[in-house]
RNA sequence: GCGGGGCGCGUCUAGGGUUCCGCCUCCCGACUGGGGAGGGCUGGUCCGAGAGACGAGGCGGGUGCACGCUGCCCGUUCCACGGCGGGAGAAAAGCCCGGGAGGC
Numbered sequence: 001g002c003g004g005g006g007c008g009c010g011u012c013u014a015g016g017g018u019u020c021c022g023c024c025u026c027c028c029g030a031c032u033g034g035g036g037a038g039g040g041c042u043g044g045u046c047c048g049a050g051a052g053a054c055g056a057g058g059c060g061g062g063u064g065c066a067c068g069c070u071g072c073c074c075g076u077u078c079c080a081c082g083g084c085g086g087g088a089g090a091a092a093a094g095c096c097c098g099g100g101a102g103g104c
Base pairs, nucleotide, nucleotide: 007057009055010054011053012052015047016046020044021043022041023039024038025037026036027035028034058076059075060074061073062072063071079099081102085097086096087095
């Protein structure tokens, strides 16, 4: 100097708001039902990490087996401070823009 690769997904957590449920307040109704308005209010549903966790896979390589085959092993590392602003959906966020702008 050149080339290749450093992967996405699932489950979860930090976190997030309020579509639904629940809870609370007020009003209406008086039911062996409930309805309306409001409040993010510990929670359930829901969203959810590049710099968080786990899992199976994908990919690369090696070695076998077998020719009606596909096992095992290794690697996919290390590092990672980060706005403003915009976007989605019910809304918000460590989600997406973004390992961005910028900084060291």